This is a predicted structure of a 76-nucleotide RNA (transfer RNA) from a Thermoanaerobaculia bacterium. Its mean pLDDT, the model's own confidence on a scale to 100, is 81.

RNA sequence: AGGCGCUUAGCUCAGUUGGUAGAGCAUCACCUUCACACGGUGGGGGUCACCGGUUCGAGUCCGGUAGCGCCUACCA
Numbered sequence: 001a002g003g004c005g006c007u008u009a010g011c012u013c014a015g016u017u018g019g020u021a022g023a024g025c026a027u028c029a030c031c032u033u034c035a036c037a038c039g040g041u042g043g044g045g046g047u048c049a050c051c052g053g054u055u056c057g058a059g060u061c062c063g064g065u066a067g068c069g070c071c072u073a074c075c076a
Stems, first nucleotide, its partner, number of pairs: 001072007010025004019056001027043005049065005
């Protein structure tokens, strides 16, 4: 320098043909216990990396930027 992949909750990840953003873990409250843990019930938490475009409607499609990973080339 070129190519490919990834970026969604605090963490690990789903998200189907573009049509209400989800799960597990974690966290909070309550139940349970003398207390803690385990277990049970419920709640909160999101600028879908960023900037634009297309569309009635974008996490999803298109362009650009950034970060991370891998590969190739170059230099030494």
Description:
RNAcentral records the identical sequence in 3 taxa. NCBI's taxonomy places the organism under Bacteria, Pseudomonadati, Acidobacteriota, Thermoanaerobaculia.